[in-house]
RNA sequence: CUUCGAAAAAAGCAAACUGGGGGUAAUCUCAGGACGCAAAGCCACGGAUCCCCUAAAAGGGAUAGCCGGGUUGCCGAA
Numbered sequence: 001c002u003u004c005g006a007a008a009a010a011a012g013c014a015a016a017c018u019g020g021g022g023g024u025a026a027u028c029u030c031a032g033g034a035c036g037c038a039a040a041g042c043c044a045c046g047g048a049u050c051c052c053c054u055a056a057a058a059g060g061g062a063u064a065g066c067c068g069g070g071u072u073g074c075c076g077a078a
Stems, first nucleotide, its partner, number of pairs: 002078004012037002017032006035065001041071003045068003048063005
């Protein structure tokens, strides 16, 4: 540097659900909670899905735990 995640160790994230708060909504956030995760860190760039708006377009937004891409990174193995 590249590929990989079988065994091990340290550290980390946190689905559903419940409660408080924000938002028209998708959904976000805080606390509890753990289904899972080797990028389930970060970026809406391409696709996808969802919401708002529109007569239809146009437009605005959400999901990074849907897929691809970009970027940074822990431990270990080859």